Description:
This is a predicted complex of two RNAs, RNase P RNA and transfer RNA, with 457 nucleotides together.
[in-house]
RNA sequence: UGCGUGGGUCAGGUAGUCGCGUGCUGCGCCAGGUGUAUGUCAGCGCGAGGAAAGUCCGGACUCCAUAGGGCACAGCGCCGGGUAAUACCCGGGCGGGGCAACUCGCGGACAGGGCCACAGAAACAGACCGCCGAAGGUCGUCAGACCAGGUAAGGGUGAAAAGGUGGUGUAAGAGACCACCGGCGUGCCGGGCAACCGGUACGGCCAGGCAACCCCCGUUGGGAGCAAGGCCAAGCAGGAGGGAAGGCUUAUAGCCGGGGCGUGACCCGCUUCCUCCCCCACAAGGGGCAACCUCCGGGUAGGCCGCUAGAGGCCGGUGGUGACGCCGGUCCCAGAUAGAUGACUACCGAUGACAGAAUCCGGCUUACAGACCGGCGCAACCU
RNA sequence: CGGGGCGUGGCGCAGUCCGGUAGCGUGCUUGAAUGGGGUUCAAGAGGUCGACGGUUCGAAUCCGUCCGCCCCGA
Numbered sequence: 001u002g003c004g005u006g007g008g009u010c011a012g013g014u015a016g017u018c019g020c021g022u023g024c025u026g027c028g029c030c031a032g033g034u035g036u037a038u039g040u041c042a043g044c045g046c047g048a049g050g051a052a053a054g055u056c057c058g059g060a061c062u063c064c065a066u067a068g069g070g071c072a073c074a075g076c077g078c079c080g081g082g083u084a085a086u087a088c089c090c091g092g093g094c095g096g097g098g099c100a101a102c103u104c105g106c107g108g109a110c111a112g113g114g115c116c117a118c119a120g121a122a123a124c125a126g127a128c129c130g131c132c133g134a135a136g137g138u139c140g141u142c143a144g145a146c147c148a149g150g151u152a153a154g155g156g157u158g159a160a161a162a163g164g165u166g167g168u169g170u171a172a173g174a175g176a177c178c179a180c181c182g183g184c185g186u187g188c189c190g191g192g193c194a195a196c197c198g199g200u201a202c203g204g205c206c207a208g209g210c211a212a213c214c215c216c217c218g219u220u221g222g223g224a225g226c227a228a229g230g231c232c233a234a235g236c237a238g239g240a241g242g243g244a245a246g247g248c249u250u251a252u253a254g255c256c257g258g259g260g261c262g263u264g265a266c267c268c269g270c271u272u273c274c275u276c277c278c279c280c281a282c283a284a285g286g287g288g289c290a291a292c293c294u295c296c297g298g299g300u301a302g303g304c305c306g307c308u309a310g311a312g313g314c315c316g317g318u319g320g321u322g323a324c325g326c327c328g329g330u331c332c333c334a335g336a337u338a339g340a341u342g343a344c345u346a347c348c349g350a351u352g353a354c355a356g357a358a359u360c361c362g363g364c365u366u367a368c369a370g371a372c373c374g375g376c377g378c379a380a381c382c383u
Numbered sequence: 384c385g386g387g388g389c390g391u392g393g394c395g396c397a398g399u400c401c402g403g404u405a406g407c408g409u410g411c412u413u414g415a416a417u418g419g420g421g422u423u424c425a426a427g428a429g430g431u432c433g434a435c436g437g438u439u440c441g442a443a444u445c446c447g448u449c450c451g452c453c454c455c456g457a
Base pairs, nucleotide, nucleotide: 001379002378003377004376005375007373008372009371010370012348013347014346015345016344017343018342020047021046022045023044024043025042026041049354053365054364056363057362058361059360060359061225062224063223064222073221074220075219076218077217078092079091080090081089082088093106094105095104096103097102107216108215112214113213114210115209116208128155129154130151131150132149136147137146138145139144163181164180165179166178167177168176182206183205184203185202186201187200188199189198190197191196229305230304231303232302238296239295240294241293242292246256247255248254249253257274258273259271260270261269262268276288277287278286279285312331313330314329315328316327317326318325319324384456385455386454387453388452389451390450393409394408395407396406403440411427412426413425414424415423433449434448435447436446437445
């Protein structure tokens, strides 16, 4: 310098004007009636993200259920660690890819069931072709032919065909046997917490693949979700208690009076109220019914809480390979409820992506213009 | 916030559970029958199975991520 690999940070900046949401403080405050009454003005502070997204996991929180445990169902799956927890992260192991940095994958197929199209004889113990046919049978011209049968070395099919090479052996063959190589299992020794690795002895043990098919083993999960849940509470309806008186006249109304309401004792104003029914011969007396008042329970509209100070950010120290933990200091950083974060101007810089909180937090996944900062590998050149 | 379903020729659907050949109806094209049309008969074309990865010898089908549409509950 080029190519590559793997992390981190940022997500136009500064200033001004206007506007919006929210918090705090202050003003307007008793002869008044305003900028407003589901609240105004002024000042100050704060005001989207790395993914706020998908809602795929894990928790906090809240309510419901619950003696304890299990079945079923679902998720996860090498080992160890981190964490509130996880399917996340870190470190390690084994296997695949890459010259390398690095990256991708992960329980069990001798517990059992199932499947492996087409082709092929056969898809798990297989005889189609081929080879042999020694011992056995029949025939025989004594060469041999046919048969029973043996055989997985060779051919062919397929994604996949029963360890590989060489030899011994045999009728022909074959781990049938032997040597070496590869794999598996068991025992022992050594290392490691473990996964696992190394060594050694023994066993011919060498009979495939699929568990993102059922299944087995291990492990986790009670259910629901902030429209969770709690508090206050108009109006209408319900329950309990209280609750009147009519009279006159010119009679669809008016006057007087009464009940009730308006902060209501008075003035004043308003009023869809003063109507009827039962016991009763009638009256008296009693009961019920009105407007309205008081109380009660549940609770709609509506309001408030939950709501944002938190497994919190930053800085420093410290333990650890690391994820992360601990200690100290410092900071407060949206909280709406039809839902606020925008517009304009100037300069710089650029032609600038994906995209907008709704209970909160930790992850994963997906989308994304570009800028910057380290680490590491390979190749070439120079010194 | 929570749950479920669907995407396959132009249109409407089956096949997906339990992996191996993508099929049915209608429409389209050509030909025949008819004087012509319809009907009928014969032949034929037409599908990256929503997209991208993965598992597998092999994926419409199994697994994951994403896209679009529809429905249900609080």

It holds a member of the Rfam family "Bacterial RNase P class A". Rfam classes the family as a ribozyme. Rfam links the family to the GO terms ribonuclease P activity, dimeric ribonuclease P complex and tRNA processing.